Model confidence (mean pLDDT): 86 of 100.
A computed fold for a 351-nucleotide part of an RNA from Prasinoderma coloniale, annotated as small-subunit ribosomal RNA, central domain.
Its Rfam family is "Bacterial small subunit ribosomal RNA". A reference for the family is Yusupov et al. (2001), "Crystal structure of the ribosome at 5.5 A resolution", Science.
NCBI's taxonomy places the organism under Eukaryota, Prasinodermophyta, Prasinodermophyceae, Prasinodermaceae, Prasinoderma.
Context: one part of a larger RNA
């Protein structure tokens, strides 16, 4: 182990592909494997149950009879739903046609502000930073300020509760390649679908490995303040990293703390994209129609809190996880990993 649950008490895999299996649209026909029936075996005896008998009743003892369910057999039958076959169908699905919005991805080239450095001009004594200060900078001429130069990173304003993308994430502009979405009309296959154990495959940030770069920041460190002390906060410098190319890592409060698919269920208000229809000279306007996302708000669910057509609601199929805190995400084992660790994971024993 029946059963009950997983937004926040334990519990949704980070995400996706997708094999195996499970689950699956309409109609018609045929077969009968499951399914229903029917006969039949088997289900010792005692016992339990009905109904009689015998002890003076009962208990007790005894005779008949039945006895669910499963399993095995036979084949007398049923064809509604499962299932197989066959034949057809278009809603589901997916191509194709014409549009259409996006920071969607990789690759290249371009740009302007800032920031530090150099170099040259002007200028002179403080500058800098703090709560207040000092280290630091600075008469070898700094801050400021004028011109020209390198070099690296990020891309202000537009910019939004707004876009796109599985997720993670994605923003200056231009080009080139490339991925999904979405809107019309309806053309075309004709259930070709959902879900997925295992598996690949993606996957921030630190983090490793080689080889560039390295402007700003900045763990580590070093000084300087504060403090009883300061291995911090604050301030002066700063190495590793941040960036780039190839590789590995495989984690994250990776979250909507909410797995996917379909179907169904009161309305109100924005927002994107595309389309129709009024209206207009036209843009706006107004009215709907499909998809996406955003608030509110019935029924309805929740212990509340909330959710509420993107349910956490009504229902169905697939996975995956939960079963008291603590020991422990430890300890062995096994596998990945250069490493650092990462997956899989207990038990003593205590409350």
């Nucleotide at each position: 182990u029946u059963g009950g649950g997983c937004g926040u008490a334990a519990a949704g895999c980070g995400u996706u592909u997708g094999u195996a299996g499970g689950u699956g649209g309409a109609a018609a026909a045929a077969u009968a494997a499951g399914u229903c029936u029917a006969u039949u075996g088997u289900u010792a005896a005692a016992u339990c149950c009905a109904g009689g008998a015998g002890c003076u009743u009962a208990a007790c003892u005894u005779c008949u009879g039945u006895c669910c369910a499963g399993c095995g057999a036979u084949a007398u039958g049923a064809a509604a739903c499962u299932a197989u076959u066959u034949u057809u169908c278009u809603u589901g699905a997916g191509g194709g046609u014409g549009g259409u919005a996006g920071g969607g991805g990789u690759a290249g080239a371009a740009g302007g502000a800032a920031u530090u450095c150099c170099u040259a001009g002007u200028g002179u004594a403080g500058c800098g930073g703090u709560g207040a200060a000092a280290u630091g900078c600075g008469u070898a001429g700094a801050u400021a300020u004028u011109a020209g130069g390198a070099a690296g990173a990020a891309c202000a304003c537009c910019a939004a509760a707004g876009g796109c993308g599985a997720a993670g994430g994605c923003a200056u502009u231009c080009u080139a390649c490339u991925g999904g979405g979405c809107c019309a009309a309806u053309c075309c296959u004709g259930a070709c679908a959902c879900u997925g154990a295992g598996a690949g495959a993606c996957g921030a940030a630190a983090g490793c490995u080689a080889g560039g770069g390295g402007a700003g920041c900045g763990a580590a460190u070093g000084g300087g303040a504060u403090u009883a002390g300061a291995u911090a906060c604050c301030c002066c410098a700063g190495u590793a990293g941040u960036c780039c190319u190839a590789g590995c890592c495989g984690u994250a409060a990776a979250c909507g703390a909410u797995g996917g698919a379909u179907a169904c269920u009161a309305g109100g208000g924005g927002a994107u994209a595309c389309g129709c229809g009024a209206a207009u000279c036209g843009a706006c306007u107004c009215g709907u129609g499909u998809a996406u996302g955003c608030u509110c708000g019935c029924a309805g669910u929740u212990c509340a809190c909330a959710c509420a057509g993107u349910a956490a609601g009504u229902a169905u199929c697939c996975c995956g996880c939960c079963u008291g805190g603590g020991g422990a995400g430890u300890a062995c084992g096994c596998u990945c990993g250069c490493a650092a660790g990462g997956g899989u994971g207990a038990a003593a024993c205590u409350c």